[in-house]
Parts: sequence; structure tokens; C1' cells
RNA sequence: UCGUGCUAGACGGGGAGCUAGCGGUGCCCUGUACCCGCAAACCGCUAUAGCGGGGUUGAAUUCCUCCCCGAGGGCUGGCCCGGUCUGAGCCUGCUGCGGUCGGAAGGUGUUGAAGAUUGGGUCCUGCGCGGCGAGGGCCUUCGAACCCCGUCAGGUCCGAGAGGAAGCAGCGGUAAGGAGUUUCCCUUGGGUGCCGCAGGAGCGCCUGGUCGGAGCCGGAUGGCUGGGGUAAGACGGGGCGGGCGGUUCGACGGGAGGUGCACGA
Repeated sequence: UCGUGCUAGACGGGGAGCUAGCGGUGCCCUGUACCCGCAAACCGCUAUAGCGGGGUUGAAUUCCUCCCCGAGGGCUGGCCCGGUCUGAGCCUGCUGCGGUCGGAAGGUGUUGAAGAUUGGGUCCUGCGCGGCGAGGGCCUUCGAACCCCGUCAGGUCCGAGAGGAAGCAGCGGUAAGGAGUUUCCCUUGGGUGCCGCAGGAGCGCCUGGUCGGAGCCGGAUGGCUGGGGUAAGACGGGGCGGGCGGUUCGACGGGAGGUGCACGA
């Protein structure tokens, strides 16, 4: 060096999570890679850290170590951006209220402004008159089997008689009461009146007289200021997402190195 037969090893790996820790089942990444059984309130183990059974390959393209690359995941109050919740009215705004300054346009005024003064009305009370309502009177009519009146036929009673008496029905009338009329009279009431008289009240408004002799009304754009409301901006805090960075693990891939025993030639 070659051949034959073996052995270690290999036949996927990784991240987060779970766990005291490790590995697995489930999730995700990588990308193709023997089979069967077990497992989430889980299964199996303990630093040689899945267990049990079976199979293939086997010292190298395949196994082991290191380096590079870096899919993907974890951590990060390092920076930036965008939502969201919340706080605060100090700031920039917005909004409504009050005070003050200022006074545009317009209107009005010598056919007389402001101001002053003096009347009237509007308001209240009482009285008169009128009107309206209510009640009563007056008037008309109805109205009593007897116990209301008048007249009382018939009949009755007293009387010798002359004569006298009570009295039903009828007729006439009336009381209480009912109905009606409303011209008139009385009493009474009011959110009554183009009315009259008297008193009161007089803030405001309306309308006159007199004095007066040039202003008065009006309030725009705005300035200053006071104290409210509002979370759009800015600010503080919580939480979320994205980008950049830092850190950590790291598949696939690339590179370098390493790797046993027996027999024979």
C1' cells in the first nucleotide's frame, strides 16, 4: 500500500418553551434524513443525562475536533418612528364669560341734542253715573173635598107665627206655594266702561310745555387684563408595533486537521 473480517461512531441538526438540570413528545427554523412502542396535570433519564426492541452502514464524500458564513430564535430603559391608554391647564393653540381702553360705518340733532324742570297717560283705591249678572218687590195667571173668605139653590135646626141661625155642592175670591213678564222700584256682585269726581303711587316706559344752546345714539376691526373649560400640539407615565444597533444560541453550507483492532499478500 492492497484485500478480508470486525469495533468505536453514524443513520439529521438547531431555537424558544417546559425542567433543579438533560433529552423527547407538541411549536418554530433548516431542508430530506432507517423502522416499531412510549409521552403535557406528560414520558424517560442524572453530568457517559430519552428509554426499550429490531435493522443498515462503518474507518471515511458519510465519523470526530476547530475556524468561517449565517436562515432563524432569545435578551436589551441604546437610538429613532408610529398607534394606544392615562395624567397634568405650566407652555403653543381653541373655546365661552367678566372688566377696561378705544371708537369705524350708520342714524339722529339749530324744523333745537345732552341736561334740568313741570304736566298728562300707563298703575292702585273710593264714590257717582251707565251697562251686565243675581235675588226680592210690583204686575199677570194658577192655586184649599172639610179644618180660608164672600154669596150660599136644595136640604137641616130654633120659633105658634112673624122671623132667625148654622151651612154642603156650585159660583166668585184669596193664603202658603208654583209659573210667567221684565217697562218700573229696592238690595247686591265684578278682571264691568273710549264716562265723571276725588285721593294715592310714582321705578320704568309713552307723550306734551318751559329753560337750555350742540351734541347724542350707536357699537365694527382690535389692544390690555382677570378667572374658567378643553388634552389638538408640546410635556410626564404605562403598554404595543416597526426600523437601526448591542448581546447570546445557532441549522444549512464552506475550509483545515484527526481517526482503532485482527488475519493474509